Small-subunit ribosomal RNA from Sphaerochaeta sp., 1515 nucleotides, folded computationally.

RNA sequence: AGAGUUUGAUCCUGGCUCAGGAUGGACGCUGGCGGCGUGCCUAACACAUGCAAGUCGAACGGAGCUAAUUUGAGGAAGUUUUCGGAUGGAAUUAUUUUAGCUUAGUGGCGGACGGGUGAGUAACGCGUGAGCAAUCUGCCUUUCAGAGGGGGAUAACGACCGGAAACGGUCGCUAAUACCGCAUAACGUACGAAAGCGGCAUCGUUUUUGUACCAAAGGAGCAAUCCGCUGAAAGAUGAGCUCGCGUCCAAUUAGCUAGUUGGUGAGGUAAUGGCCCACCAAGGCGACGAUUGGUAGCCGGACUGAGAGGUUGAACGGCCACAUUGGGACUGAGACACGGUCCAGACUCCUACGGGAGGCAGCAGCUAAGAAUCUUCCGCAAUGGGCGAAAGCCUGACGGAGCGACGCCGCGUGGACGAUGAAGGCCGUGAGGUUGUAAAGUCCUUUUCGGGGGGGGGAAUGAGGUCCGCAGGGAAUGGCGGGCCGAUGACGUGAACCCCGGAAUAAGCCCCGGCUAACUACGUGCCAGCAGCCGCGGUAACACGUAGGGGGCGAGCGUUGUUCGGAAUCAUUGGGCGUAAAGGGCGCGCAGGCGGCGAGGCAAGUCCGGUGUGAAAGUGCUCGGCUCAACCGAGUGAUGCGCUGGAAACUGCCCUGCUUGAGUACAGGAGGGGACGUCGGAAUUCCAGGUGUAGGGGUGAAAUCUGUAGAUAUCUGGAAGAACACCGGUGGCGAAGGCGGACGUCUGGCCAUGUACUGACGCUGAGGCGCGAAGGUGCGGGGAGCGAACAGGUUUAGAUACCCUGGUAGUCCGCACAGUAAACGAUGUGCACCAGGUGGCGGGGGGUAGCCCUCGGUACCGAAGCCAACGCAUUAAGUGCACCGCCUGGGGAGUAUGCUCGCAAGGGUGAAACUCAAAGGAAUUGACGGGGGCCCGCACAAGCGGUGGAGCAUGUGGUUUAAUUCGAUGAUACGCGAGGAACCUUACCAGGGCUUGACAUGGGCCGGGAGGCGGGUGAAAGUCCGCCGCCCUUCGGGGCCGGUCCACAGGUGCUGCAUGGCUGUCGUCAGCUCGUGCUGUGAAGUGUUGGGUUAAGUCCCGCAACGAGCGCAACCCCCGCCGCCCGUUACCAUCGAGUAACGUCGGGGACUCAGGCGGAACUGCCGGUGACAAACCGGAGGAAGGUGGGGACGACGUCAAGUCAUCAUGGCCCUUAUGUCCUGGGCUACACACGUGCUACAAUGGCAGGUACAGAGCGCAGCGAGGCCGCGAGGCGGAGCGAACCGCGAAAAGCCUGUCCCAGUACGGAUUGGGGUCUGCAACCCGACCCCAUGAAGUUGGAAUCGCUAGUAAUCGCGCAUCAGCAUGGCGCGGUGAAUACGUUCCCGGGCCUUGUACACACCGCCCGUCACACCAUCCGAGUCGGGGGCACCCGAAGUCGCCAGCCCAACCGCAAGGGGGGCGGUGCCGAAGGUACGCCUGGUGAGGAGGGUGAAGUCGUAACAAGGUAACCG
Repeated sequence: AGAGUUUGAUCCUGGCUCAGGAUGGACGCUGGCGGCGUGCCUAACACAUGCAAGUCGAACGGAGCUAAUUUGAGGAAGUUUUCGGAUGGAAUUAUUUUAGCUUAGUGGCGGACGGGUGAGUAACGCGUGAGCAAUCUGCCUUUCAGAGGGGGAUAACGACCGGAAACGGUCGCUAAUACCGCAUAACGUACGAAAGCGGCAUCGUUUUUGUACCAAAGGAGCAAUCCGCUGAAAGAUGAGCUCGCGUCCAAUUAGCUAGUUGGUGAGGUAAUGGCCCACCAAGGCGACGAUUGGUAGCCGGACUGAGAGGUUGAACGGCCACAUUGGGACUGAGACACGGUCCAGACUCCUACGGGAGGCAGCAGCUAAGAAUCUUCCGCAAUGGGCGAAAGCCUGACGGAGCGACGCCGCGUGGACGAUGAAGGCCGUGAGGUUGUAAAGUCCUUUUCGGGGGGGGGAAUGAGGUCCGCAGGGAAUGGCGGGCCGAUGACGUGAACCCCGGAAUAAGCCCCGGCUAACUACGUGCCAGCAGCCGCGGUAACACGUAGGGGGCGAGCGUUGUUCGGAAUCAUUGGGCGUAAAGGGCGCGCAGGCGGCGAGGCAAGUCCGGUGUGAAAGUGCUCGGCUCAACCGAGUGAUGCGCUGGAAACUGCCCUGCUUGAGUACAGGAGGGGACGUCGGAAUUCCAGGUGUAGGGGUGAAAUCUGUAGAUAUCUGGAAGAACACCGGUGGCGAAGGCGGACGUCUGGCCAUGUACUGACGCUGAGGCGCGAAGGUGCGGGGAGCGAACAGGUUUAGAUACCCUGGUAGUCCGCACAGUAAACGAUGUGCACCAGGUGGCGGGGGGUAGCCCUCGGUACCGAAGCCAACGCAUUAAGUGCACCGCCUGGGGAGUAUGCUCGCAAGGGUGAAACUCAAAGGAAUUGACGGGGGCCCGCACAAGCGGUGGAGCAUGUGGUUUAAUUCGAUGAUACGCGAGGAACCUUACCAGGGCUUGACAUGGGCCGGGAGGCGGGUGAAAGUCCGCCGCCCUUCGGGGCCGGUCCACAGGUGCUGCAUGGCUGUCGUCAGCUCGUGCUGUGAAGUGUUGGGUUAAGUCCCGCAACGAGCGCAACCCCCGCCGCCCGUUACCAUCGAGUAACGUCGGGGACUCAGGCGGAACUGCCGGUGACAAACCGGAGGAAGGUGGGGACGACGUCAAGUCAUCAUGGCCCUUAUGUCCUGGGCUACACACGUGCUACAAUGGCAGGUACAGAGCGCAGCGAGGCCGCGAGGCGGAGCGAACCGCGAAAAGCCUGUCCCAGUACGGAUUGGGGUCUGCAACCCGACCCCAUGAAGUUGGAAUCGCUAGUAAUCGCGCAUCAGCAUGGCGCGGUGAAUACGUUCCCGGGCCUUGUACACACCGCCCGUCACACCAUCCGAGUCGGGGGCACCCGAAGUCGCCAGCCCAACCGCAAGGGGGGCGGUGCCGAAGGUACGCCUGGUGAGGAGGGUGAAGUCGUAACAAGGUAACCG
């Protein structure tokens, strides 16, 4: 950084798709280790269980336990005893006091932090920067001042009582750092006074002073003292409030607003404020987007990107909001309070049915939802937090561990050597290649792993000890500070390290058609499947599946979702709008945007400096710590905003001036500019009359229609309406639509020149307003012609059309509406600048004139430039500026819906679902056209003869069959492969056989030669049996044959769409190309086009082309003329011989002829035409004349044309058969259909008799003479001849003569009967021929169609190939021998140029709409079911606030009564949920209806693309 994909190809436009990065991911396959991170994105669904906020006994009274203690009770063991007792005093128990521990309660501090979540919120919520002169702030720090003296209660506790429980009630006792008076009172608060300073509007602040008011608590300690307490000031921290700017989508949300906006007063708050209330005023917000709806926590940042930007807001950090839903307050420094409270709702649980309890969006965990997200772990060791004087307690914050490849980073699965390149696999042209140094093997290492071992650091310090220092007047065991020593580790069987062991424990995933790196085989056969896009798969698939191999990445790899990129595909950077999507139909113009020249001022924008901020983390850079890295640490830097100092060019603002932009006046000009009125002639139709008679009209042709009731035609007169010929013109005018007879009236704009004036007054223009063709609508007129609809006629398969005859709306006028067009130059408006040339319109100036200069508008050509190209080009689509409108793939669709306008028709605005991989523009090459031009061809025409009808032959289709083998199928298959199917051929069928085979090569073994003869069986093939036979040799064996076995043979089995070769066809047409150059971005063009000419791209000329190749022509063969040579078997003029006759013989080399070699023809000559060319026309000469006739010869290519069955050949298939042999059958079938032929239908003939003249061929398994036999086919026979010698052999038509006499015949010969001949092993199926008999159809052939232009057609016979036999076919040969061609309009085919094209498998193309069927999404829809918010009213919980004084009450006042005050209760306003009614927004569903999209082959037509057959298209 780009790539693929629209086309036959090209350039452009344009969408789709891919390669990259990222992820809180998920899914599939796979999975060794470690580090660091990270983990419910969905149901703010519901939650079992445990834990997550407590602490202080140094605030307080108790209680319990322990120990000691006081005083009793008690009396054990032991001792002693006179056995009575004494002594002793334990356990136990009560009690006093003390100490320690524990602790429910009172009290204090903390539960407003920490932790979670993202529902709500479009907001001062957040971000950023300011402000509070409008505020509060517990704990903490500093400073000042203080703590005097009293009082009354109440939990706990006890007793009794209620309740299932939760939880209470009554009485009684008690403490405080709990509570309440009083005192003290300032730097406090409030009010007042005086003075000063300052500022930012209300004001702030300082000093002095007066009055009033408000404090307190103690605890620990022997003490010192410490910890607390109260008031005040200040700080710090935290919080509250206000403001500027920024902060998503929809205008199919355009108007919103009643506490609404402001004021005054009162209330409320820490505090400003309509925050709340009363009254007053009527304001406030909005196109710079109010309101409404939708969506959303915001940010630091994260991802991506070159950047600008886009996307995002997990984790970490800041802010906000929320805590089951809704509402409320209390407490407090702080809450309207996640683990507080009250009420209401829903839900769950308990219940004794009376009533209660609960809130994981804390950590784990469970259910559910989902593609999907973890342990009911350990520890307070560290960090941090709460409480405490402290020890310490608490801490699911946190530190760790666990689970998950979810991510990032690192490591490993071994290293070196190792070629007989092992085996195996795969491929193979069978040589080999590849897997592959890969393995094995040898040597080595030990990260990881397993076993073992000790084990740094995270720990700082606390209590305490010790030492030092400091403060104070100051001792000490006190206070403060410091040094040293000094407990404490969840992780942890940790990290790192050491020893031992052993290559040991460790590789997968995706891909390999192009994009995109990596290819073969097999399987499959539009199947199964793949696919991100293009697209693969229908028998050779590099695209499916598998294998081998290869590529990529690697503990991962792919897929999928999302996002940025690529995408300059929303374009600020950085796009466009003539034809690709896109200029508003046109103007006027408010807002807005932009704005001429000179001077001065200001400093908002702008620029420069300084400064504050831009939290931390992150990113960038530098450095550092874990072995590296991820990770972590340190330093540094950063677009913004604020403050401040400065600059003044540019923009802006203010002021002043100017004239060039713009405008005004006067003097001129052109014009279908507009409105109204009047007038005119031509034409049409109608009416009346005249003349006149049979038609007229209309069309491709007709008909409807009209006319003898007098049309058409023609003449005269009249009426009506509409439109204005000629002039008339790429001429004029207008903003556009548009405007055309003449004249008049009114009126808009424009242009030039000159002078004067105003002094930037300008340009553009969202909304808005106006104008706006045709058609349409309403009302009223008018109505000649024309003419939707409609009717009839015609055409047609149909014809609701085109054509014709009629004809209503309409077209015309007035008024009103409508508001659209392919409203187009498909080109917005304005200004400026940038070569020209030409025409024409209007004006001005100069010149005697030709003409020149100039302004405005207009048309064409064209430079530079632009453009994808076409093209544009001073009238820009060039170069710039200003402003507006519009575009963002095609279809769906200018549709639906909403809104809006309209009387309606309809207009404006204007989607989505779904679907496609394109849709497009310009140009190129072809092809095509019921486009054009030029030109060819038996293409038509002219002509001759046929086919199509008949019978037969032959081929084909079809049908039939056991088989009727196969192929060929428009032209270019069909008398074709067949140049010869009775067997054979033969490939088909039936049956009978063979299995190394009918045929080839090689090898092993056995036996023998080969070969010949005979027999059985059989249809034959075959099978079985018997007999006779033995070569060479170096003695190994070899040749040959048979048997057997192995390789293999064989296949007319398939694929001509895998192929070679050959062939047909366009087409013997004149074309098809290349090199170099040139043109074009390119496909491509040029050359090859043009002017002539030709049979021809043949030649000439011209030309950005110059040359060349394959074709054409010529060179080759045959025929035609001549010469030379040769001369038998040919020939015979001359000479001779012979015969009835004959080149028969001698001979000849003249002639014919044969053969060979040459010559001859070249537009060479003459005349004319043409351009002086090429060439053409005519002529001469010549056997032949303009390629002399014929043949061979077929360019690049086309038809996937034909042939796998001529042959060859890849692949596939069969292998006792799909091979091979045999017998018989079939290819010969026959209702039919077609092609090609033969013979005819007759008299230009038939028949009979006579008679004449060819050429080219063929012949030894052959041709076969003469002769004889037979009516004949033929037979017998065999001369001659391998052939210029002999034979086939007779040519026939022709000619001469006769006959037939127009008839189904003396035409015609099919068919059938009979009898024969020949070939052949054999003529039944199924040959040809002969004879006799028979004697069918057919009397010239519908539509249609074929051949032929001269020795041709037609007609006549002859020969040959194949072949035993068998042509009406094929290939040749000669005989006789015409007609016609005006001409190129038409049919067919072709060539060149040009044009249009939506075609390019190319017109046998493409393609449109209805209908039918299936599926999909959408719209409408009687309704129906939800959600949301709104308004009005009802009800009204909790609770604040207010009111009341019913009940109750400790402190204070009072002697008391009572008061103050408080509580309960009641009540008022407000007030959540709930209810009723109404309308609004939105979703689901819905009988049915509507169109749309998609789908292989459906139906009907043919609308469009070529003049698409009626030019198309817009309204």

Rfam family: Bacterial small subunit ribosomal RNA. The organism belongs to Sphaerochaeta, within Bacteria.